Small-subunit ribosomal RNA from a metagenome, 1413 nucleotides, folded computationally.
[in-house]
RNA sequence: GGAGUGGCGGACGGGUGAGGAACACGUAGGAAUCUACCUAGAAGAGCGGGACAACUUUGGGAAACCGGGGCUAAUACCGCAUAGUACAGAGAUGUUAAAGGGCUAGCAAUAGUCGCUUCUAGAUUAGCCUGCGGUCUAUCAGCUUGUUGGCGGGGUAACGGCCCACCAAGGCUACGACGGAUAGCCGGUCUGAGAGGAUGGUCGGCCACACUGGCACUGAGACACGGGCCAGACUCCUACGGGAGGCAGCAGUUAAGAAUCUUGCGCAAUGGGGGCAACCCUGACGCAGCGACGCCGCGUGAAGGAUGAAGGCUUUCGGGUUGUAAACUUCGGUAGACUGGGAAGAAGAAAUACGUUCGUUGAGGGCGUAUAGUGACGGUACCAGUCUGAAGCCCCGGCUAAUUACGUGCCAGCAGCCGCGGUAAUACGUAUGGGGCAAGCGUUGUUCGGAAUUAUUGGGCGUAAAGGGCUCGCAGGUGGUUUGUUAAGUUGGUGGUUUAAUCUCUGGGCUCAACCCAGAGUCAGCCUCCAAAACUGGCGAACUUGAGUACGAUAGGGGAUAGCGGAAUUCUCGGUGUAGCGGUGGAAUGCGUAGAUAUCGAGAGGAACACCAAUGGCGAAGGCAGCUAUCUGGAUCGUAACUGACACUCAUGAGCGAAAGUGCGGGGAGCAAACAGGAUUAGAUACCCUGGUAGUCCGCACCGUAAACGUUGUAUACUAGUUGUUGGUGGUUUCAACGCCAUCAGUGACGUCGCUAACGCAUUAAGCGCCCCGCCUGGGGAGUACGGCCGCAAGGCUAAAACUCAAAGGAAUUGACGGGGGCCCGCACAAGCGGCGGAGCAUGUUGCUUAAUUCGACGCAACGCGAAGAACCUUACCAAGGUUUGACAUCACCCGGAAACGCUCAGAGAUGGGCGCCUCUUCGGACUGGGUGACAGGUGGUGCAUGGCUGUCGUCAGCUCGUGUCGUGAGAUGUUGGGUUAAGUCCCGCAACGAGCGCAACCCUUGUUCCAUGUUGCCAGCACGCUCCUUCGGGGGUGGUGGGGACUCAUGGGAGACUGCCGGGGUCAACUCGGAGGAAGGUGGGGAUGACGUCAAGUCAUCAUGCCCCUUAUGUCUUGGGCUGCAAACAUGCUACAAUGGCCGGUACAGAGGGCUGCUAAACCGUGAGGUGGAGCGAAUCCCUAAAAGCCGGUCUCAGUUCGGAUUGGGGUCUGCAACUCGACCCCAUGAAGUCGGAGUCGCUAGUAAUCGCAGAUCAGCAACGCUGCGGUGAAUACGUUCCCGGGCCUUGUACACACCGCCCGUCACGUCACGAAAGUCGGCAACACCCGAAGCCCGUGGCCCAACCACCUCGUGUGGGGGGAGCGGUCGAAGGUGGGGCUGGCGAUUGGGACGAAGUCGUAACAAGGUA
Repeated sequence: GGAGUGGCGGACGGGUGAGGAACACGUAGGAAUCUACCUAGAAGAGCGGGACAACUUUGGGAAACCGGGGCUAAUACCGCAUAGUACAGAGAUGUUAAAGGGCUAGCAAUAGUCGCUUCUAGAUUAGCCUGCGGUCUAUCAGCUUGUUGGCGGGGUAACGGCCCACCAAGGCUACGACGGAUAGCCGGUCUGAGAGGAUGGUCGGCCACACUGGCACUGAGACACGGGCCAGACUCCUACGGGAGGCAGCAGUUAAGAAUCUUGCGCAAUGGGGGCAACCCUGACGCAGCGACGCCGCGUGAAGGAUGAAGGCUUUCGGGUUGUAAACUUCGGUAGACUGGGAAGAAGAAAUACGUUCGUUGAGGGCGUAUAGUGACGGUACCAGUCUGAAGCCCCGGCUAAUUACGUGCCAGCAGCCGCGGUAAUACGUAUGGGGCAAGCGUUGUUCGGAAUUAUUGGGCGUAAAGGGCUCGCAGGUGGUUUGUUAAGUUGGUGGUUUAAUCUCUGGGCUCAACCCAGAGUCAGCCUCCAAAACUGGCGAACUUGAGUACGAUAGGGGAUAGCGGAAUUCUCGGUGUAGCGGUGGAAUGCGUAGAUAUCGAGAGGAACACCAAUGGCGAAGGCAGCUAUCUGGAUCGUAACUGACACUCAUGAGCGAAAGUGCGGGGAGCAAACAGGAUUAGAUACCCUGGUAGUCCGCACCGUAAACGUUGUAUACUAGUUGUUGGUGGUUUCAACGCCAUCAGUGACGUCGCUAACGCAUUAAGCGCCCCGCCUGGGGAGUACGGCCGCAAGGCUAAAACUCAAAGGAAUUGACGGGGGCCCGCACAAGCGGCGGAGCAUGUUGCUUAAUUCGACGCAACGCGAAGAACCUUACCAAGGUUUGACAUCACCCGGAAACGCUCAGAGAUGGGCGCCUCUUCGGACUGGGUGACAGGUGGUGCAUGGCUGUCGUCAGCUCGUGUCGUGAGAUGUUGGGUUAAGUCCCGCAACGAGCGCAACCCUUGUUCCAUGUUGCCAGCACGCUCCUUCGGGGGUGGUGGGGACUCAUGGGAGACUGCCGGGGUCAACUCGGAGGAAGGUGGGGAUGACGUCAAGUCAUCAUGCCCCUUAUGUCUUGGGCUGCAAACAUGCUACAAUGGCCGGUACAGAGGGCUGCUAAACCGUGAGGUGGAGCGAAUCCCUAAAAGCCGGUCUCAGUUCGGAUUGGGGUCUGCAACUCGACCCCAUGAAGUCGGAGUCGCUAGUAAUCGCAGAUCAGCAACGCUGCGGUGAAUACGUUCCCGGGCCUUGUACACACCGCCCGUCACGUCACGAAAGUCGGCAACACCCGAAGCCCGUGGCCCAACCACCUCGUGUGGGGGGAGCGGUCGAAGGUGGGGCUGGCGAUUGGGACGAAGUCGUAACAAGGUA
């Protein structure tokens, strides 16, 4: 060192949490027990015997292993003896033990030590019993047969149905049995102010388990993780016969997974087992390794340093910022690397020596001191020296600390919630800067908190979710006054316990901290004992106020049954009578000449009960109404006789319970779902009409729901009033009645405190208390599915989840809106006049076309608009041809001296070529050409990035503010109300008082008058000139002249009109009506003037401008074309259709404008457009300039004309470089449509409409019939506010707020998702019945087997006995099998509804009176 015998230990330590809802755990107790090793005590240890391993020999087997023969030891095994305070028994008495072995010292005797046996006690451990505590589910309501108890046995260490036989019929349960689901429990941990909520990983205590199920053996202890047997599944070996195995020990592997470490070192320490001990074993443990997984500590430098460097980013181009940051200077030396030191600390035993104590003072044991020796960590901590130089992650729209630029353009993307992104993104991506945390940061998941959002502390239920439809009532909960007693609850104290750790506090140890150590500490739970007696409870005695009874009155559509009555509808019969009736918004269907409707009489039948009648009465609610009778329930008032707390509430339960509906049998007049027909309508399965069946009515039986609502549970006490009404009673008064006062019971209105989110409630509470019950916890899914119970059915009661949304909801506010209401206004309607819509033409627009037909404007509020003038130009468009620092601006640099101009050539021209002419200067330059670079340029985009300007509501009367007051607030008040006005104009009132922007006025113009001034205006009077007429007297014309200022007119300045005066009305008001005077009368007429705002209204093409885009072109120049294009449609005009007219002739009267690149007179020419001409005039002087309608006369005579003038042909004039595309006008000729205009629609209220002409801007000319002005002539009508449109104020409803062009519902179609049903199909779980029945315990048997003990003899390998065993049989018994059920899950053709989805379809149900509430 190995094997074996024997002993002790392998039941500890270590792992895991499957099962288990249980005495499993926690806590507090208990009695009927065991306990190896350890401690103490008492006693003992005497004499014998026979085996079996190992070993040897042999056989079988592949192996595992097994069998036979032979030998042997013990502290292995057995017998006998002895034995008590052990056991049995009342006792006598009986029964049970051992190894005198090992080691050490000694020659030995002997001694010591470790053991052995019995008993007692202790200590420790274990087993058992009980109270209480801690999960969900009632869509689990009944469970149980060894079940509950007893008697007697068996069994166990021990009580016990633990097991058995018999007897009884019990036991548990709404305080949740039984069943199902889930779960190891606790000390503790996380969170929270706490109460709680969540949790049970590490550490500690307990339990359970060890591949799955069952079983026992051994043992003090197991039904045993690294022991055994059997069955099953799986893996491995095999010679196919048979065997082996169990990491939920430490490492490690594999699989699964989002995810979790080294096949390390050591027994040095602590602990355990064995051993006398040395020592051995120990993946317990001590250490190391890996992982930022957590906690803690440290570093990445410190101080100085401004030309605020460079670079980056940004910019308003000045700058700002990064930023003292860097560079640079001085200093320091942690962490890391290397070197050196460091055997530090963590370590005490055995042994030896000494001391002390015990011991016959011997050996030896205990204790103490000294010596020496033992370290895995580890060459680690620590110390010294040298060197190197170590920051990331998230965020920056708000919550929430921190922003800019670029890119992108509802894309890409972000997102915790709200939400960002559609061309200027602080929200996406990048960058700069900033903020936060930091060796980490952010995300995801989970728990608690915030959340008073399950509310014990600490919520609610009229309208937000929520009062049961109502009553009775068992259990339960709660309960009036006085007194006695008790001590369960309650209160105070004592003792015990609540392991340690954790936590808190105070100290201490690692350089600090985390961490570790020591001491102290609280609440609270359970148990024990003592005390108190107020309150609650128990027990006893009493009381009358709660409750009930009695007696006397009262009111009532309270209920049930029977009978009676009149009116009305309908029907039948009869009479009269004739053509309609009926019905509606209007009609039709329907009824009627076979006689309806109407009317009279008679009859039948059913249902409902007018007036009274009411905010009135009764009832628990539902509900109850003609009258009478019978039966019957309840209430109120009064008296105070009786009982003496008998009460309140009420889960489960029971009864009642509108309408509709159901069953059976009746009845059926009217009404009337369904149904039919007629209308309406786009449709009309509706609203309206004509009919009409169930039903409505009665009896019996179901149903059991309603907006069963006061959306307000019942009972009780308290808390200001005022005023109605119903039923009583009392007082007062009176002859009586009324009235008044008080009180009780009901039923209404208003209102204080208080409450309420507000609205509102308010002694009939929604106030303030108390008792009990019911119910709620975001919207939808859904009061649905499944299950259960009820029902004949319809259906009812109970009642989820998946999924989905970020809201749903209440009350109030401001607006807006209404097929709501009231008041009022406007050429809004009405009353009128004239138009448009029909024709032709002009102009604009759409559309079409085109190379281009440039662009913009689109209901009113685009369309004769931008455009107050497109042949070229304009011009922005198209084609073609050029040009590139540019047609235009500024600057810098370089080169040059020309360019313009004139002539000429090419060309369509721009342009290019040639010739001629040809600078100034103070030398800086000016001017100009070429080149380069900055830049120019853009009528390119965005009017939804903008400024400015404009339109519109609307010249409508509104829109606001300060202070105060009211309201939690949004907000209100003022500003509403009564009057009045054109007016928020003014007056009065008023919790408002004032003010602002608007209204009005001030301004311009016009109407009357006065004053001043009179030229170019005027001319009454005076004079003159010219001219005409003359009856010669004179008259007319001409402002022409002298003059004049009278008048007209012009210019400037005044006056005048203010409801000032009178009368009526009115609030002694504002104001209004009438009148006078006046030129004008109630803002005299007209204009200018447009509040806060609305329409993302219009305009980037007037202009300006951010951003984007183009840069030999989207710039610019040129020629030509186009904007004028023509199947069609619309808009606005002009001219007409004629006689109130056309044409011809004659004749009269304006205003306002314009004029020098102009207006142009007279005169002459031309039929005319026009031409010639040139006076005058920069204009109160001259010219345009003739006004036209009108008036007078003539003609035409109702016709497509003497209307109408389009179109076309011919000829001209004018402008202009130029009239072809594409001008206007003139003359001659031509002579279209059109005979007053459908539906519909527009303008206008007085000098207006209508009608007539004149002028101007733009402009060479002109498409102008347009536009803007001017004057001439000059009406009709308005009863009135019902209706249409628009607007203002007040009020009301609202589910609208992008505000009715709003919102929104349902089917269908498509897609996605989850769920239910479903023929069936595949599993799981727990039971039940029967079959089979391993291992094993137990029982029986045991012919086979057996050393010890006993007996005998022939003394043997003997025989027999005792005792035991194999085998066999039986009970129980796991797995397995068969069967019918239960519960539960997956899948499932098909099917059902649900949710969601940007634009689908059909309608329009709801919100307003939502168009039928």
Notes
The RNAcentral record of the sequence draws on SILVA.